[in-house]
């Protein structure tokens, strides 16, 4: 998220089942000194997964993929309504290109300044937007940035012990202790918390399917 589940994403709910995702335990491959990270695989399981401050902008134009579920005028099998193939729909969601973007970071230039620095403009990396039930807005966090805390590791630096080399208070090898500048503290935001708006149905038009269309579904406009 879907079925359960009633015309409906929301009013409106359970057991259970199913799809997708996450962490923990294990194995393999790759990076790394290690902690650990990335990718792949299988089964089991849901105990744990921190705090404070700060930012609120872009929010556009396009493109590709999707399980479950529903459907299937065709085909196959059994045999009388089932199963499978194929088709279409919905859709949890997985992504890409161009453009654009707040704070912080890096680089370049202008101005002020003795200098530190401040401020303005441009560029870049990360990240974001694009990606809601069509959509508009507010707030923040599970998001960006800074700091702290806890845990893990010890390349580095350092202390010490033992052994060896040696002219040497110098060097080499091995063990132990300390040390972060290194890591980890899940996923949910394809609209989370809210305020609006919209939804059912009818009409018309277009698309979908089709030899064709009146069925189906979707979209747009008006009521």
């Nucleotide at each position: 998220a879907a079925a359960g589940a009633a015309c409906a994403a929301u009013a409106a709910a359970a057991a259970u089942u199913u799809g997708g995702g996450u962490g923990c335990u294990u194995u393999c491959a790759g990076g790394g000194a290690a902690a650990u990270c990335u990718g792949a695989a299988a089964a089991g399981u849901a105990g744990a997964a921190c705090c404070u401050c700060u930012c609120a902008a872009a929010u556009u134009c396009g493109g590709g993929g999707a399980a479950c579920c529903c459907u299937u005028a065709u085909c196959c099998a059994a045999u009388u309504u089932u199963g499978g193939a194929c088709u279409g729909g919905c859709a949890a969601u997985c992504c890409c290109g161009a453009g654009c973007c707040a704070a912080g970071u890096u680089c370049c230039g202008g101005u002020u300044u003795c200098a530190c620095a401040a401020u303005c403009g441009g560029a870049a990396a990360a990240g974001g937007u694009g990606u809601a039930g069509a959509g508009a807005c507010u707030u923040g966090a599970c998001g960006g940035g800074a700091g702290g805390c806890g845990u893990c590791u010890a390349a580095u630096u350092u202390u010490u012990c033992g052994g060896c080399u040696c002219a040497g208070u110098a060097g080499c090898c091995g063990g132990a202790g300390a040390u972060a500048u290194g890591a980890c503290g899940a996923a949910g935001a394809g609209a989370a918390a809210g305020u609006c708006c919209a939804g059912a149905c009818c009409a018309c038009a277009a698309a979908u399917u089709c030899c064709g269309a009146u069925a189906u579904u979707u979209u747009g406009u008006c009521g």
Molecule: Group I catalytic intron
Organism: Saprospiraceae bacterium